[in-house]
RNA sequence: GGGGUUGUUGCGUAACCUGGCAGCGCGGCUGGCUCCAGACCAGCAAGUUCGAGUUCAAAUCUCGGCAACCCCA
Numbered sequence: 001g002g003g004g005u006u007g008u009u010g011c012g013u014a015a016c017c018u019g020g021c022a023g024c025g026c027g028g029c030u031g032g033c034u035c036c037a038g039a040c041c042a043g044c045a046a047g048u049u050c051g052a053g054u055u056c057a058a059a060u061c062u063c064g065g066c067a068a069c070c071c072c073a
Base pairs, nucleotide, nucleotide: 001072002071003070004069005068006067007066010026011025012024013023020056028044029043030042031041032040049065050064051063052062053061
């Protein structure tokens, strides 16, 4: 320098191909229960790597960047 794969709450992961309210597990917080804690129950907060485009509507499609990994040189 060229090519490929990946990027989603704190962590892991689904939804992406086939556009339509972004879900699940663990974790965090609050309340209940308990003498206290744990377990259990109820609730809450938190996310689509960035920019542009297409569209009524984009995590998803298109283009361009960034980052990680792999291959070639």
Molecule: transfer RNA
Organism: Microcaldota archaeon